[in-house]
C1' cells in the first nucleotide's frame, strides 16, 4: 500500500420514547439498538429536505438553512490481513 474472509481489543448508534432548543428540516442530552470498518471530521459536487423571499401560479427563480447514518470527493486513524 491492498483487503474486510475469520479473530480479538474496543467503538458508533436507525426507528420509537422523554427532555430541551429551532418558525421548520433538525440540532443537544438521556434511554433503546436497525445496523455500521470510518456511522470519525469537512457542505467541495450531485441530492434530499426546510422555511423566507419573487411570481397570476410552480422547487421555475433567488438568498439563506439542515442532512456526513443518500452518492461521490478531502482529509486523519483502531484490529487483523493474502502479497
Nucleotide at each position: 500500500c491492498u483487503u474486510g474472509a475469520a479473530a480479538a481489543a474496543g467503538g458508533c448508534a436507525a426507528a420509537c420514547c422523554c427532555g430541551u432548543c429551532g418558525u421548520g428540516a433538525g440540532g443537544c442530552g438521556g434511554g433503546g439498538a436497525c445496523g455500521c470498518a470510518a456511522a470519525g471530521c469537512c457542505a467541495c459536487c450531485g441530492g434530499u429536505c426546510c422555511g423566507c423571499g419573487c411570481u397570476c401560479a410552480u422547487g421555475a427563480c433567488g438568498a439563506g438553512g439542515a442532512c456526513a447514518g443518500c452518492g461521490g470527493g478531502g482529509u486523519u486513524g483502531c484490529c487483523a490481513u493474502c502479497g